[in-house]
Context: one part of a larger RNA
């Protein structure tokens, strides 16, 4: 629990596909359930209003009306809503054509550097800091050239730049595949929108198995600092980072802004397709769509700022919130190997 709200004050589920509801475009016709009008029946009695009477008043009492805002019945009305029927095309969709993109899964390939190794020069140092040291080096390091291995990631290009619903996506290339968007007809004929629950996807950590392990690096070990240094610095160095299948299901999952639809000055850049006007052409100019950005009226806000990508104005639906702390915790149920997750109070206290 009426209300009022959710960019930052409590408040948008991380994100999608979707049942069940909930609401849903133009006309023309018919029903008349919902709606409206009348009728008439009930709506107990007291009580409430109102008018009148009796107790010296009043409080109470008594008598009359009205109410009783509801509900059946029955007769009318048809604007909306619903139900049907026809029919429409503007919402929503298919079909062709065009060009963009680090969408997505699979395979192969590449050049840089690291690190190991293997041989060659070489000879006493190198590393590392504020400074040192621990550490590596004459068993030959470090620098240098050659030559091998393996692993992880792709430097310029790169941009408030592109793709995707989000998580996210980046060297080439090849196969398989998903959306979007731009023109232009034809097509179907409302096929819509939302969306409890379910269902799917889901960073990084972390689980399980099995492989992999260059480089980095929790823990751990030195070694410095320091009063102490379970730290910040340094040298090691193991999970783990990598991949195969499951599993986990959280996040400052952020735009801290749910989805869809409409309508409300502009200016200015930038991606993507298209017209037009020039041009040998490529520009340049006006222009329509679609996305991404900045900057601003009007409105909006507590304020900050939002401002055609709204936090303006309105509409459809679903999700949250309700003083701080207990506590996103105990119990319970569900999930999960486990770690947890999720649903989620209450004493008590300010």
């Nucleotide at each position: 629990u009426u209300g009022g709200g959710c960019g930052u004050a409590a408040a948008g589920c991380g994100c999608g596909c979707g049942u069940a509801g909930g609401c849903g475009g133009g006309u023309a016709g018919g029903u008349a359930a919902g709606u409206c009008g009348g009728g008439u029946g009930u709506g107990a009695a007291a009580g409430c209003c109102c008018g009148g009477g009796g107790c010296u008043c009043a409080a109470c009492c008594c008598c009359g009306g009205a109410a009783c805002u509801g509900c059946g019945c029955c007769c009318g009305a048809a604007a909306c809503u619903a139900c049907u029927u026809a029919u429409c095309u503007u919402g929503a969709g298919u079909a062709c054509g065009a060009g963009a993109g680090g969408g997505g899964g699979a395979g192969g390939c590449g050049g840089a550097a690291u690190u190991c190794u293997u041989g060659g020069u070489g000879u006493a140092g190198g590393g590392g800091u504020g400074a040192a040291a621990u550490c590596c080096g004459u068993a030959g390091a470090u620098a240098u050239c050659a030559g091998g291995a393996g692993g992880a990631a792709c430097a310029c290009c790169a941009g408030u730049g592109g793709c995707g619903a989000a998580g996210g996506c980046a060297g080439c290339u090849u196969c398989c595949u998903g959306g979007a968007u731009c023109g232009a007809u034809a097509c179907u004929g409302a096929c819509g929108c939302u969306g409890a629950g379910g269902c799917g996807c889901g960073a990084a950590a972390g689980c399980g198995u099995g492989g992999g392990g260059a480089g980095c690096a929790a823990a751990c070990a030195g070694g410095a600092u320091u009063a102490g240094a379970u730290a910040c610095c340094c040298u090691g160095g193991u999970a783990g980072u990598c991949c195969a299948c499951g599993c986990c299901g959280u996040a400052a999952a952020c735009g801290a802004u749910g989805u869809u639809c409409a309508c409300u000055a502009g200016g200015u850049g930038u991606c993507g397709c298209g017209g037009g006007u020039a041009u040998u052409g490529a520009c340049u100019c006006c222009u329509g769509c679609g996305g991404u950005g900045c900057c601003g009226c009007a409105g909006c806000u507590a304020a900050c700022g939002c401002a055609u990508u709204a936090a303006g104005u309105g509409a459809a639906c679903c999700g949250c919130c309700u003083g701080g702390g207990g506590a996103g915790u105990a119990c319970g149920g569900c999930c999960g190997c486990a770690a947890g997750g999720u649903u989620a109070a209450a004493a008590c206290u300010c």